[in-house]
RNA sequence: GCCCAGGUGGUGGAACUGCUAGACACGCAAGACUUAAAAUCUUGUGAUCUCACGAUCGUGCGGGUUGGAUUCCCGCCCUGGGCA
Numbered sequence: 001g002c003c004c005a006g007g008u009g010g011u012g013g014a015a016c017u018g019c020u021a022g023a024c025a026c027g028c029a030a031g032a033c034u035u036a037a038a039a040u041c042u043u044g045u046g047a048u049c050u051c052a053c054g055a056u057c058g059u060g061c062g063g064g065u066u067g068g069a070u071u072c073c074c075g076c077c078c079u080g081g082g083c084a
Stems, first nucleotide, its partner, number of pairs: 001083007010026003019067001027045006046057004060076005
């Protein structure tokens, strides 16, 4: 340099024939249980602002197509693999 795969909450990892993002697991917080822990069970858990209700933003970055993009197209960055 060329080719292939990938980049999504705190972590791993789904959502692919474009139409409500974050299922599921881990972690964390609170509670139950316990003399106290561990284990187990229940509930909650993206960010910012707000007393709260709620509002806005959010799929590596920047554009494009579309009524609508995590999803399709282009460029760039990063990670892994292959070829030279």